[in-house]
Context: one part of a larger RNA
RNA sequence: UUGGGUGUAAAGGGCAUGUAGGCGGUUUUGUAAGUCAGAUGUGAAAUCCCUGGGCUUAACCGAGGAACUGCAUCUGAAACUGCAUAACUUGAGUACGGUAGAGGAGAGUGGAACUCCCGGUGUAAGGGUGAAAUCUGUAGAUAUCGGGAGGAACACCAGUGGCGAAGGCGACUCUCUGGCCCGAGACUGACGCUGAAAUGCGAAAGCUAGGGGAGCAAACAGGAUUAGAUACCCUGGUAGUCCUAGCCGUAAACGAUGGGCACUAGGUGUAGGGGGUUUAAUACCUUCUGUGCCGCAGUCAACACAUUAAGUGCCCCACCUGGGGAGUACGGCCGCAAGGUUGAAACUC
Numbered sequence: 001u002u003g004g005g006u007g008u009a010a011a012g013g014g015c016a017u018g019u020a021g022g023c024g025g026u027u028u029u030g031u032a033a034g035u036c037a038g039a040u041g042u043g044a045a046a047u048c049c050c051u052g053g054g055c056u057u058a059a060c061c062g063a064g065g066a067a068c069u070g071c072a073u074c075u076g077a078a079a080c081u082g083c084a085u086a087a088c089u090u091g092a093g094u095a096c097g098g099u100a101g102a103g104g105a106g107a108g109u110g111g112a113a114c115u116c117c118c119g120g121u122g123u124a125a126g127g128g129u130g131a132a133a134u135c136u137g138u139a140g141a142u143a144u145c146g147g148g149a150g151g152a153a154c155a156c157c158a159g160u161g162g163c164g165a166a167g168g169c170g171a172c173u174c175u176c177u178g179g180c181c182c183g184a185g186a187c188u189g190a191c192g193c194u195g196a197a198a199u200g201c202g203a204a205a206g207c208u209a210g211g212g213g214a215g216c217a218a219a220c221a222g223g224a225u226u227a228g229a230u231a232c233c234c235u236g237g238u239a240g241u242c243c244u245a246g247c248c249g250u251a252a253a254c255g256a257u258g259g260g261c262a263c264u265a266g267g268u269g270u271a272g273g274g275g276g277u278u279u280a281a282u283a284c285c286u287u288c289u290g291u292g293c294c295g296c297a298g299u300c301a302a303c304a305c306a307u308u309a310a311g312u313g314c315c316c317c318a319c320c321u322g323g324g325g326a327g328u329a330c331g332g333c334c335g336c337a338a339g340g341u342u343g344a345a346a347c348u349c
Base pairs, nucleotide, nucleotide: 003321004320005319006318007303008302012317014201015200016199017198021194022193023192025088026087027086029084030083031082033081034080035077036076037075038074039073040072041071042070049065050064051063053061054060091191092188093187094186096183097182098181103177104176105175106174107173108172109171110154114150115149116148117147118146119145120144121143125136126135162169163168206247207246208245209244210243211242215241216240220236221235222234223233258316259315260314261313262312263311266294267293268292269291270290271289272288273287274286275285276284277283298305299304322349323348324347331342332341333340334339
C1' cells in the first nucleotide's frame, strides 16, 4: 500500500458556519462523456502457459499455438451514472396560527448571609484543634441591639427537569435578540447532505491596561504534627477570583461514542405540544418532539450497546497502524509572554 479499524485495547477534530471537492429524490424527452457489445489495426522478439519434437534423460534448444487482461479508430445499444430539457412534491425551505424554556446581550432592582465602621448594653474571655499553640481581647473583644458602608453569590423552588452547536446557562423586572417544537397545508420546487482550506465561538488558569476588592485563597509568614514535614491540620495572608477593553486557544473540551438519511420487538417513567373519548374534578386512549431506565433480535474480546445503537445499510469528513525515545528536537506559522499548532530521527526493547 491493499486492507482492517476508531465507547474502554492505537485511533472521532472542543464546537459550529461554510468555499473547493465528494455524494445526491420522482417522472419525461434528447445526447452518448462514463458504461456495455461487435469489428479492424496495433500490442517487437525472447520470457510465461499448452501441444508435439531434438541432444541417452533433465536442465537446455528449436517449432507451432494460445496469451500479452492494454491502446486507438469505426459501428451499434441506451438500462444505469453524467450532461441538456420539460415537469412533480414526498427531501429542504418560506409564509401563517400557537406553546415551552437557567438560550444570548444590555440596563435597573431586591432580600438573606458575610466583613468592616459608628453608637448602646455588658464582662472576661473568645477563637481554634485529635489535643494544642500561633492569633483576638480589660486601650473593653466574643455575645447582643440599633445605624451605616461595601463586594460577591443568588437558599427554598430544583427534578437522570429545561435551554444552547459546543464551551456553558439558575434571584426579580424591563429593553433588544437567536434557535427549537406543535398544528394546519398556502407558497417555492431538489434549492439537499457532508465539508479539506478558511472564518467564528470556545471552561478554568494565565497575560496586558484601567477599575474594584466583602468572602475565599496559589505564593508567602507563623503555630502544630513528625525522625524530618519545603505537606495534610490551625492562625494570618498577596496575586487571583469580580467589572471594562484586548490577548491566550488549551482541558478526563467525555456519552472517553463525528455529521446526515433510511430500516429493525417491546415495556415503563418524565418534559413540551396536538388530536380523540368522557367529565364536576379528572382519568383514559392516541400522535409528534426531547430526555431517562429496563429489555428482544442482532452486535461485541468481554464489559456492555440495543429506535437517543456500539444493530442493518448508504454518503461525506477526521483520525489510527508495536512500546520507549516524544507530543520531544529542528524548521515553519501564531502569541507580549506563558506557550500553542504542525511534528520527526538516531538509538533501544
Description
A computed fold for a 349-nucleotide part of an RNA from an uncultured Omnitrophica bacterium, annotated as small-subunit ribosomal RNA, central domain. RNAcentral holds the full RNA, with entries from ENA and SILVA. The coordinates come from a structure-prediction model, not an experiment, and the mean pLDDT is 89. It matches the Rfam family "Bacterial small subunit ribosomal RNA".